Annotation: A computed fold for a 529-nucleotide part of an RNA from an uncultured bacterium, annotated as small-subunit ribosomal RNA, 5' domain. The RNAcentral record of the full RNA draws on ENA, Greengenes and SILVA. Its mean pLDDT, the model's own confidence on a scale to 100, is 84. It matches the Rfam family "Bacterial small subunit ribosomal RNA".
Context: one part of a larger RNA
RNA sequence: GAUUGAACGCUGGCGGCGUGCUUAACACAUGCAAGUCGAGCGGCAGCGCGGGAGCAAUCCUGGCGGCGAGCGGCGAACGGGUGAGUAAUGCUUCGGAAUCUGCCCAGUAGUGGGGAAUAACCAGUCGAAAGACUGGCUAAUACCGCAUACGACCUAAGGGUGAAAGCAGGGGAUCGCAAGACCUUGCGCUAUUGGAUGAGCCGAAGUCGGAUUAGCUAGUUGGUGAGGUAACGGCUCACCAAGGCGACGAUCCGUAGCUGGUCUGAGAGGACGACCAGCCACACUGGGACUGAGACACGGCCCAGACUCCUACGGGAGGCAGCAGUGGGGAAUAUUGGAACAAUGGGGGCAACCCUGAUCCAGCGACGCCGCGUGUGUGAAGAAGGCCUGCCGGUUGUUAAGCACUUUUAGUGGGGAGGAAAACACCUGACCUAAUUACGUCAGGAAUUUGACUUAACCCCAAGAAAAAACACCGGCUUACUUCGGUGCCCGCAGCCCCGGUAAUACAGAGGGGGGGAAGCGGUAAACC
Numbered sequence: 001g002a003u004u005g006a007a008c009g010c011u012g013g014c015g016g017c018g019u020g021c022u023u024a025a026c027a028c029a030u031g032c033a034a035g036u037c038g039a040g041c042g043g044c045a046g047c048g049c050g051g052g053a054g055c056a057a058u059c060c061u062g063g064c065g066g067c068g069a070g071c072g073g074c075g076a077a078c079g080g081g082u083g084a085g086u087a088a089u090g091c092u093u094c095g096g097a098a099u100c101u102g103c104c105c106a107g108u109a110g111u112g113g114g115g116a117a118u119a120a121c122c123a124g125u126c127g128a129a130a131g132a133c134u135g136g137c138u139a140a141u142a143c144c145g146c147a148u149a150c151g152a153c154c155u156a157a158g159g160g161u162g163a164a165a166g167c168a169g170g171g172g173a174u175c176g177c178a179a180g181a182c183c184u185u186g187c188g189c190u191a192u193u194g195g196a197u198g199a200g201c202c203g204a205a206g207u208c209g210g211a212u213u214a215g216c217u218a219g220u221u222g223g224u225g226a227g228g229u230a231a232c233g234g235c236u237c238a239c240c241a242a243g244g245c246g247a248c249g250a251u252c253c254g255u256a257g258c259u260g261g262u263c264u265g266a267g268a269g270g271a272c273g274a275c276c277a278g279c280c281a282c283a284c285u286g287g288g289a290c291u292g293a294g295a296c297a298c299g300g301c302c303c304a305g306a307c308u309c310c311u312a313c314g315g316g317a318g319g320c321a322g323c324a325g326u327g328g329g330g331a332a333u334a335u336u337g338g339a340a341c342a343a344u345g346g347g348g349g350c351a352a353c354c355c356u357g358a359u360c361c362a363g364c365g366a367c368g369c370c371g372c373g374u375g376u377g378u379g380a381a382g383a384a385g386g387c388c389u390g391c392c393g394g395u396u397g398u399u400a401a402g403c404a405c406u407u408u409u410a411g412u413g414g415g416g417a418g419g420a421a422a423a424c425a426c427c428u429g430a431c432c433u434a435a436u437u438a439c440g441u442c443a444g445g446a447a448u449u450u451g452a453c454u455u456a457a458c459c460c461c462a463a464g465a466a467a468a469a470a471c472a473c474c475g476g477c478u479u480a481c482u483u484c485g486g487u488g489c490c491c492g493c494a495g496c497c498c499c500g501g502u503a504a505u506a507c508a509g510a511g512g513g514g515g516g517g518a519a520g521c522g523g524u525a526a527a528c529c
Base pairs, nucleotide, nucleotide: 001528003526004525006524008522009521010520013372014371015370016369017368018367019365020364021329026327027326028325030324031323032322035074036073037072040071041070043067044066047065048064049063050061051060052059053058081282082281083280090207091206092205093204094203095202096201099199100198104195105194106193107192108191109190110189111188112146114144115143121136122135123134124133125132126131152161153160154159166187167186168185169184170183171182174181175180208254209253210252215245216244217243220242221241222240223239224238225237226236227235257279258278259277260276261272262271263270264269284305285304286303287302288301307318308317309316310315335362340359344358345356346355347354348353375405376404377403378402385396386395387394388393409467413460414459415458419453426445427444428443429442430441431440471516473514474513475497476496477495481512482511483510484509486507492499
């Protein structure tokens, strides 16, 4: 000099955009952060409507809107947080073959016929609670056989194995007492092929310091066989062989998440890895598996441990490194959301819609960057006052006053876009179809509606210079000097040289003056030059 996730001192008008626990991966009160589907199912606790009984209070009723709890499906493996561990099971770059992939896209072929249960519910039992148990009833897109098998898998090549589920909308003929069958449209379901996406695995090169760490290794290195995995493989096991790594630094110790990048530098480099983005790891500590397309799973389960809480002492409950917030630690880091799902995105759903502390916004902090303002012009009698003086004067200084003007920003009042495009419902056409006004899909049209921010951006009227400047410095380096009193190698200053021992432009203070950058200024810490 340029820089910072900074903190500290003095000071502080406004706005925009960013950014904000670097320390204790310390402990956490409270609320919220993952639900949704009644168009899978049996039902009906509560609410509303309808119906019935009753003088009324009220009671009954699933018929309707809907719907707590329950069975079932999908999601919960995403999104969000943190950097403890990890020096290589990681990351970066370039390659590879022995793999899986829910939802999504494209294709092919199907979706036939049966069965047995179980929650909810009812009755009862135990328990302080958490909760658990017994008996009985019932449904399904839950579960299990049978049939069929284009393609798929296995094969000794003869053959063998394995599937499914329905729901909703609409409808002319036919059948049916009716429900409905039947047809059709849509959403699903099953098998399989290909794709896309995501993920797992392997290899090479690169990836901090220490030799005051020189030897390390028995599943160790390789083979055969078997098991296991989605998949290769000592991944695991039995047997056999004795290998494998290492001064091109093995092993051990210390430190550390890695990268795109950031800061600096002319560059080469050096240092760093906050915010944003990609990958990895972790979720009170350690271990384990279950479910599932996907986890060995932050707001799931089991075991052990530490800690906290409840208890009737028998036994139970919990995990903020999610968003806020609290205590603690610290030089130090924000709102118990204040607010909305309006936008973007995600989950569920045919949809309406619901959920979303993701997100979008607002709040606090000069923490940073950028922009603006605190007036402008004129004004010499060079005013008064101050300071200095060689007593002539000089300087403050066009500074002020005065006069003329402007009104950004702040404040008052009034107006006021854009972020919103849709979806649903309506009309027209095409497609589908037996269906020229069915349902549905697609395209087009017209209309309505949806804003947290928002007392916003922006615009306008009026008033009025009105409400808005501090900070460190002035011996040389280094832009900027004098006077006074204090002190007297003391107090102190200091980046270096130095200053201070009785007239200190260098200490501490005051007055005047000056130069500097400026809503900041200064010094501290840190890395680079």